[in-house]
RNA sequence: UAACACGAUAGAGGAGCAAAACUUAUAAGUAGCGUAUCAGAUGUUUCAGAAACAGACGAAGAUAUGCGAAAGGAUGAUUUUGCCGAAGCUUUAUAUAUUUUCUGAAGUAUAUAUUGCUGGGAUUAUGAAUAACAUUCAUAAUACUGUCAUCAAAUAACUUGAUGGAGUGCUAUCUGGAUA
Numbered sequence: 001u002a003a004c005a006c007g008a009u010a011g012a013g014g015a016g017c018a019a020a021a022c023u024u025a026u027a028a029g030u031a032g033c034g035u036a037u038c039a040g041a042u043g044u045u046u047c048a049g050a051a052a053c054a055g056a057c058g059a060a061g062a063u064a065u066g067c068g069a070a071a072g073g074a075u076g077a078u079u080u081u082g083c084c085g086a087a088g089c090u091u092u093a094u095a096u097a098u099u100u101u102c103u104g105a106a107g108u109a110u111a112u113a114u115u116g117c118u119g120g121g122a123u124u125a126u127g128a129a130u131a132a133c134a135u136u137c138a139u140a141a142u143a144c145u146g147u148c149a150u151c152a153a154a155u156a157a158c159u160u161g162a163u164g165g166a167g168u169g170c171u172a173u174c175u176g177g178a179u180a
Base pairs, nucleotide, nucleotide: 001180002179007174008173009172010171011170014084016083017082018081019080020079021078023076024074032067033066034065035064036063037062038061042054043053044052046105047104048103049102050101051100087118088117089116092113093112094111095110096109097108098107119145120144122142123141124140125139126138127137128136129135147165148164149163150162151161152160153159
């Protein structure tokens, strides 16, 4: 001097990701409560055990009738915040909470760490969750889109087309362990 490794900083993709507040509907004429009739011994728990409470002054259940919610989730609308493995799912472990009380198991939710997968959104199909055909998540397919590589046209570059890869990527700047 050239130009790479490791590292650091700052960025980009678009119906981009996530969260909060407010609002709107849905949930639903459902759950629950009261009354009347039928009915006749259990009920309060997803399962098991123990305890406590309720019950012939009528348990569970059914019919009719009157009153009548909420949580979770969410299309849409408005505002704000944090961001570009944003975020989501998944394996394992720990802790907390949860279903009358306690014990055990199982499930669910949240948090921390951890294994692996997905560049991004859309549409369609299947499956799971759910009251739901709303919506979310997973898998697959289809084209679209951003990025890089290879090839071709014109070629110094920009541009266009085709094929393919993955975010541990890509772009820019800095640094500089090895090498010449």
The RNA shown here (Lysine riboswitch aptamer) has 180 nucleotides and comes from Eubacteriaceae bacterium UBA6119.
Its mean pLDDT, the model's own confidence on a scale to 100, is 79.
The model forms 98% of the base pairs in the Rfam consensus.
The organism belongs to Eubacteriaceae, within Bacteria.